[in-house]
Context: one part of a larger RNA
């Protein structure tokens, strides 16, 4: 000066309490361990690894394995010599290709001082080199993770101390906040904090078309004419500042109340992460030292592999039911998206789909809600709960669904009656519930990131448990 302390003060945080839904028990998805495999590529390992890297492994992807193939290489640059066109397409044969062997048909490069002279493309041999998802993140850069959006963190002058330091920054109050007053051997700045960005909430100007529709007129329809008043959408402003009022307080910071307001004390979200810990992750985005492989550890191709399975854990989905299943009818959204795309409407099929097609590069066409809600059955049951699991026949994508895809139809109809010990999220449009959209994507999530509807419970307080900040006290730690 730090760190620690089953030391003390004081402060906060879904830390605990108070509620209220989960995990833990079951079935399956998934994603690890582990075990087996020719191989089950490699990385991630308390919090901060385990639906993480992968925003999607049938091939490809892909690095893994097996068998096959090449060897200046699949990809660059140079240097030498040769073609003058390169190049496409289609056929024949051999082979699992991948590659080797032919044959056909289209094509006949650009400039130019007519010199194969410049450039370009291509072959050939050689030889410098290319490759490498080998190794080393404890050799790095870069980018992230975490403490933690915690309020801290350090400087200059001065000033105390022999010195290492110290003070500023501690104190008295306040605040979310080292916020901001007061006092003080300090005095003044600087990363952070707040603001200043971007959204949601209110008005007001403005612009009205593919939006809208009060007043006229039309129509089956905002359909058309009309009109921009209303919604809406774009674009510019206004609006909140503890300004205003009483109280308190130390005349201060400020704190309680309250009025006015669409909004009130940080108005709600989100961006944004100070100095630094953890030799955290990452050499398999990339980028790089050094080490190593160079007829292989490089490249290609076929095919298997990452999808196995006595177990075990972690994330989730569906559930066990009546506040519920099943049938019939019937309302109301946002955010997105779309041309090798969305596809209406018809008609075919029980259905997944199929067929034909109108419209739209789109506030114009398309794509399009569920739960709520009416009425009917079921009446406590392994059932009209529940849907693994199998068989059959089928659609869809794709050169191919066997290993290994989704999806439909009849059948089948398992475990499970609310889960021990434990454990976790969350404070308001939250949680809990319902369903829609995107990305990647040929096709494929119960994952991920968005969206919207419907919509609750509780907070006495900080004595406990965990994190963390300030002070100060002990130490045989440094």
């Nucleotide at each position: 000066u730090g760190a620690c302390g089953g030391g003390g003060a004081c402060c906060c945080g879904c830390a605990c309490a108070a509620g209220c839904g989960g995990u833990g028990g079951a079935g399956c998805a998934u994603g690890u361990g582990g075990u087996u495999u020719a191989a089950u590529u490699c990385g991630a390992a308390g919090c901060a690894a385990c639906g993480c890297g992968c925003a999607g492994a049938a091939c490809c992807u892909u690095a893994c394995c097996a068998a096959c193939c090449c060897u200046u290489g699949a990809c660059a640059u140079g240097u030498u010599u040769g073609u003058c066109g390169c190049g496409a397409a289609a056929c024949u044969a051999a082979g699992a290709g991948a590659u080797u062997a032919g044959u056909u048909u289209c094509u006949u490069c650009a400039g130019u001082u007519c010199g194969g002279c410049u450039g370009g493309a291509c072959a050939a041999a050689a030889c410098a080199c290319a490759g490498g998802u080998g190794c080393u993140g404890c050799a790095u850069g870069g980018c992230u993770g975490u403490c933690g959006u915690c309020a801290g963190c350090a400087c200059g002058u001065g000033u105390c101390g022999u010195g290492a330091g110290a003070u500023g920054u501690u104190g008295g109050g306040u605040u979310a906040a080292g916020u901001c007053c007061c006092g003080c051997a300090a005095c003044g700045a600087g990363c952070g904090c707040a603001a200043c960005c971007c959204u949601c909430a209110c008005u007001u100007u403005u612009a009205g078309u593919u939006g809208c529709c009060a007043u006229c007129a039309u129509u089956a329809a905002g359909u058309u004419g009309g009109g921009c008043a209303c919604u809406c959408u774009g674009a510019a402003a206004g609006a909140a500042c503890u300004g205003c009022c009483a109280g308190u307080g130390a005349u201060a910071a400020g704190c309680u109340g309250g009025a006015g307001g669409a909004a009130g004390g940080u108005g709600g979200g989100g961006a944004u992460g100070a100095c630094g810990u953890c030799a955290a992750g990452u050499c398999c985005u990339c980028a790089u030292g050094g080490c190593c492989c160079u007829u292989a550890c490089g490249u290609g191709u076929u095919g298997g592999g990452c999808u196995a399975c006595a177990c075990a854990c972690g994330u989730g989905c569906u559930a066990c039911a009546a506040u519920g299943g099943c049938a019939u009818c019937u309302a109301c959204a946002a955010c997105a998206g779309g041309a090798a795309g969305c596809a209406a409407a018809a008609c075919g099929g029980c259905a997944a789909c199929g067929u034909u097609a109108a419209g739209c590069a789109a506030a114009u066409c398309c794509c399009g809600a569920a739960a709520a809600g009416a009425u009917g059955c079921c009446u406590c049951a392994g059932u009209u709960c529940g849907g693994a699991u199998u068989g059959c026949a089928c659609u869809c994508u794709g050169c191919a669904a066997c290993u290994c895809g989704a999806g439909u139809g009849c059948a089948u109809g398992a475990a499970g009656c609310u889960g021990g010990a434990a454990u976790u999220a969350c404070u308001a449009g939250u949680a809990a519930u319902c369903g829609u959209g995107g990305a990647u994507c040929a096709g494929c999530g119960u994952g991920c990131c968005a969206c919207g509807g419907u919509g609750a419970a509780u907070g006495c307080g900080u004595u406990c448990c965990c994190g963390g900040g300030u002070c100060u006290u002990g130490u045989a730690c440094a």